[in-house]
RNA sequence: CCCCGCGUAGCUCAGUGGUAGAGCGCUCGGCUGUAGACCGAGAGAUCGCAAGUUCGAUUCUUGCCGCGGGGA
Numbered sequence: 001c002c003c004c005g006c007g008u009a010g011c012u013c014a015g016u017g018g019u020a021g022a023g024c025g026c027u028c029g030g031c032u033g034u035a036g037a038c039c040g041a042g043a044g045a046u047c048g049c050a051a052g053u054u055c056g057a058u059u060c061u062u063g064c065c066g067c068g069g070g071g072a
Stems, first nucleotide, its partner, number of pairs: 001071007010024004018055001026042005048064005
């Protein structure tokens, strides 16, 4: 320098044009002598940044940034 993949909640990942979900974790309540386990409820992500396409973009396109892999 070139090519490919990935960036979504505190962490690990779904979702691939139509108002973003799960598990674990966290908070509160129940249960328990206490804690854990279990049960119920809740908070938490302007989807890496910017532009374009579209009635509408996390999703498609382009550029940049970060991480990983390959090539020279």
The RNA shown here (transfer RNA) has 72 nucleotides and comes from a Candidatus Pacearchaeota archaeon. Rfam family: tRNA. It is annotated as a transfer RNA. Its family is annotated with triplet codon-amino acid adaptor activity in the Gene Ontology. Its mean pLDDT, the model's own confidence on a scale to 100, is 83.